[in-house]
RNA sequence: GGCUGGGCUCCGCGCAUCGGCAAGCAUCUGAACCGUGUCAGGGCCGGAAGGCAGCAGCACUAAGGAUGACUUCCCGAGUGCCGCGUGACUACCUGGCCGUA
Repeated sequence: GGCUGGGCUCCGCGCAUCGGCAAGCAUCUGAACCGUGUCAGGGCCGGAAGGCAGCAGCACUAAGGAUGACUUCCCGAGUGCCGCGUGACUACCUGGCCGUA
């Protein structure tokens, strides 16, 4: 000096990690009336027995809201000495081979 391999750096794909949106799951909350059930009191019907409607309250929930761990989908990353690639590669580091001085 030449050839070649690897590292660093970058590109593509995949995976994982972190963050975010949404959905499912669990819990809580949640309807003056326009949900359901039960309906004190009182009201109505009835000679009576009893019946009828039904406010408040209570319970269960709908739409919705809040919280939480997991899963799924989507999005993003100066995340990862992860994996793959006849990828990119001015320069730097390093190994091998050849030649010259």

The prediction has a mean pLDDT of 75. Bacterial small signal recognition particle RNA from a Chthonomonadales bacterium, 101 nucleotides, folded computationally. Rfam family: Bacterial small signal recognition particle RNA. It is annotated as a non-coding RNA gene. The sequence was found by an Rfam model in a public genome assembly. Of the family's consensus pairs, 93% are formed in the model.